Large-subunit ribosomal RNA, domain V from Malawimonas jakobiformis, 588 nucleotides, folded computationally.
A source record names the gene rnl.
The prediction has a mean pLDDT of 81.
The source organism's lineage runs through Eukaryota, Malawimonada, Malawimonadea, Malawimonadidae and Malawimonas.
Rfam family: Bacterial large subunit ribosomal RNA. Gene Ontology terms of the family: structural constituent of ribosome and ribosome.
The full RNA is in RNAcentral, with records from ENA and SILVA.

Context: one part of a larger RNA
RNA sequence: CCAGCGGCUAGACGGAAAGACCCCGUGCACCUUUACUAUAUUUAUAUAGUGCUAAUAAAAGUUUAAUGUGUAGUAUAGGUGGUUUGCUUAUUAAAUCUUGACACAAGUCAAUUGUGAAGGCAACAUUGAAAUCCCACUCUUUAAAUCUUUUAUAGCUUAGACAAUUAUUCAUUAUCUGAAUGUUGAACUCUGUAUAAUUGAUAGUUUGACUGGGGCGGUCAUCUCCCAAAGAGUAACGGAGAUGUGCAAAGGUAAGCUCAAAUUGGUCGGAAACCAAUUGUAGAGUAUAAUGGCAUUAAGCUUGCCUGACUGUGAGACUAACAAGUCUAACAGAGACGAAAGUCGGUCAUAGUGAUCCGGUGGUUCUGCGUGGAAAGACCAUCGCUCUACGGAUAAAAGGUACGCCGGGGAUAACAGGCUAAUGACUCCCAAGAGUCCAUAUCGACGGAGUCGUUUGGCACCUCGAUGUCGGCUCAUCACAUCCUGGAGCUGAAGAAGGUUCCAAGGGUUCGGCUGUUCGCCGAUUAAAGUGGUACGUGAGCUGGGUUUAGAACGUCGUGAGACAGUUCGGUCCCUAUCUACCGUUGG
Numbered sequence: 001c002c003a004g005c006g007g008c009u010a011g012a013c014g015g016a017a018a019g020a021c022c023c024c025g026u027g028c029a030c031c032u033u034u035a036c037u038a039u040a041u042u043u044a045u046a047u048a049g050u051g052c053u054a055a056u057a058a059a060a061g062u063u064u065a066a067u068g069u070g071u072a073g074u075a076u077a078g079g080u081g082g083u084u085u086g087c088u089u090a091u092u093a094a095a096u097c098u099u100g101a102c103a104c105a106a107g108u109c110a111a112u113u114g115u116g117a118a119g120g121c122a123a124c125a126u127u128g129a130a131a132u133c134c135c136a137c138u139c140u141u142u143a144a145a146u147c148u149u150u151u152a153u154a155g156c157u158u159a160g161a162c163a164a165u166u167a168u169u170c171a172u173u174a175u176c177u178g179a180a181u182g183u184u185g186a187a188c189u190c191u192g193u194a195u196a197a198u199u200g201a202u203a204g205u206u207u208g209a210c211u212g213g214g215g216c217g218g219u220c221a222u223c224u225c226c227c228a229a230a231g232a233g234u235a236a237c238g239g240a241g242a243u244g245u246g247c248a249a250a251g252g253u254a255a256g257c258u259c260a261a262a263u264u265g266g267u268c269g270g271a272a273a274c275c276a277a278u279u280g281u282a283g284a285g286u287a288u289a290a291u292g293g294c295a296u297u298a299a300g301c302u303u304g305c306c307u308g309a310c311u312g313u314g315a316g317a318c319u320a321a322c323a324a325g326u327c328u329a330a331c332a333g334a335g336a337c338g339a340a341a342g343u344c345g346g347u348c349a350u351a352g353u354g355a356u357c358c359g360g361u362g363g364u365u366c367u368g369c370g371u372g373g374a375a376a377g378a379c380c381a382u383c384g385c386u387c388u389a390c391g392g393a394u395a396a397a398a399g400g401u402a403c404g405c406c407g408g409g410g411a412u413a414a415c416a417g418g419c420u421a422a423u424g425a426c427u428c429c430c431a432a433g434a435g436u437c438c439a440u441a442u443c444g445a446c447g448g449a450g451u452c453g454u455u456u457g458g459c460a461c462c463u464c465g466a467u468g469u470c471g472g473c474u475c476a477u478c479a480c481a482u483c484c485u486g487g488a489g490c491u492g493a494a495g496a497a498g499g500u501u502c503c504a505a506g507g508g509u510u511c512g513g514c515u516g517u518u519c520g521c522c523g524a525u526u527a528a529a530g531u532g533g534u535a536c537g538u539g540a541g542c543u544g545g546g547u548u549u550a551g552a553a554c555g556u557c558g559u560g561a562g563a564c565a566g567u568u569c570g571g572u573c574c575c576u577a578u579c580u581a582c583c584g585u586u587g588g
Stems, first nucleotide, its partner, number of pairs: 001588007010580003014575002022409004027405002029401004035205005042197008051156003056152006062145005068139001078138005085122004095115002098111005162185003167181005208220003217237001221243006244390001245287001246347002251306007259283001261279006285294002288352001290350003310333004316327003322391001335344003358384007366377002416463001417461001418459003422456001424452006433443002470545001471543003475537001476534005483508003486503006510524005551569004555564003
C1' cells in the first nucleotide's frame, strides 16, 4: 500500500412519512351563536270538513221622537234645496198655574187638567250663512220600539260529523285490526289551506385586502407640498397637512378704490377704537388646507344695474391600459352690463365625490305583439347608495377547531446555519478628577478609535416531497480574553499577604441539598472549583423531567363553541450500517 474479518456510530444536511408547527387557497369538514337566509316543530287567528235551540248580552240595519249656544245679533241659528201671501187657530191662539226631561244655568222641549179669550209665527235691521213659517233629504249626539242579520256566551245530540275508551257480538283459535250495537265527550278536539309570530332543533353559506411572517394596531377614495435626482412620471406601515362643503352673492358686467405695518400729530382715548399727514412692492387680502398665482388690466376692496350659475353644437388639444378626467377657439338662438370697443356658458386655480343594474317623478312629432286604445318600453331632464374595503362580488352574512383534513410554500414565521453588528463582551486613545502632595501604584468622568461573533436583536439567503427542540448522562475536542500550578515588570512592594500588567494552554479544574431546569441560592471541601467555540458539541449513543397533540380540572376571558410565554395530574422516542472516518485483528 492492497484485501478481508470483528467492532463503533462522527459524517454522508443518513433511511422512513409530498411537515402535523407557521403562512397561503375568494380549499374542505365539523362545532357555536343575540352572523345571514331558510325549514321542520310549536303557538295564535281566519276558513272548510261543521249540525240544532234561542234564555241573556253586544253590534249593524229599519221605524218613531228628540238633540245642536264662538262673536255680532230680539235669540241655544246643525247642513243643503224648494217656497212668500204662506202656515197654525173655536176639534180653543198668546199668556199663566202644576209636573217631567235636558242644560253651556241664558234657557229649550214635552204632558195634563184648569184659568184665559182672539190672536200667534215669518220678509225688514244685525250676520260668512236666514228662519223649526211650511215641505223634502241628510249629519252629530241621545232615547225607545219591534223585526231582520251577525257575533259572543249558554245549552242540546243522532236521523248525521268527529273523537275516546270500555262493554257485548262477529270475522276468530287472538289484550292487534275491522264491522255492528251500546256508553261517554262533542261541534270542541283533529286534519287541510292561508296569514302572522317563534325557532341553532335542522340545513345551506358568509366571515376583505395591504402587511419587512401572521395576529393585534393602523390604513383603504379625493386634494396640496416635500421625498422626486432643474421636462413629464416615479415607491415605502417615508415626512407634513386638508376634503366629503360654502356662497342668490362670496356670481355677471360697468365704474371707482389700494393693502399690512410704522412714525408724527390730535377731546374723553389708555399698548390696541377714530381722524390727518408721511414712509410703505405687498411685509396685507383671497370663503377654506397647502402650493402656485394675483397691485394702474389687480384674481384684493366698494357701488350701480342685472342673472351668461344660459339653450343647441363643437374644430383642436392635454391626460390616459380601459372606463373616466381636463382645457377650449368658433357657429346658431335668446339675453345681461357698458356710450362704445367689448366681456359674460358660475366662483384666482388645483379637493367638496360614486360606474352599472333596479326603481321613482316630469316631459317628448317615438314604438304599441290581430285592429283602436291602454299597459309597458324608448328618448330628454331629474331623483334615490359613509355601495367610505370609495372600479362598487349579494337586496341580504359572525365566530371556534389542541378532534381536525386536503393542496401548496423555504415566495413566509418558530430551531440551527449565513450576512450585519444597533445591543453585548473585550482592547486601546485622550485625561477632567479621586488618590494628603502627585493624572497614569490603583480608580477614572465627558468623549474618541477598534476587535470579536459567546447575548438580545435586524434581514428572510439554503432547508417546510421534514436540518428532531431545553436540560441531564456518556464521550469528548479546540481557542485563550488564564481559575490553579510556572516565569517576569511596576507597586501607595519592609516581611507575610495582596493589587495591577506582561509571557505562558504542559497538566489540572470537587462532592452534596432545592428546582425539569441551564442559571442561581445554600452546605462542605479544594492549589483551583476558568471563560467560551464545536448545529446554544453529542437522541441512526441513552434519557424524556420541561416545552409542544389527543383525556381532565382550577383561575381568568368569552353569550357560546372555545382560549390563555397562566397553573395542575396523565401521556407509543423506530432503524439488522452500504460508503467515508475511527478502533482492533488476519493475510498478501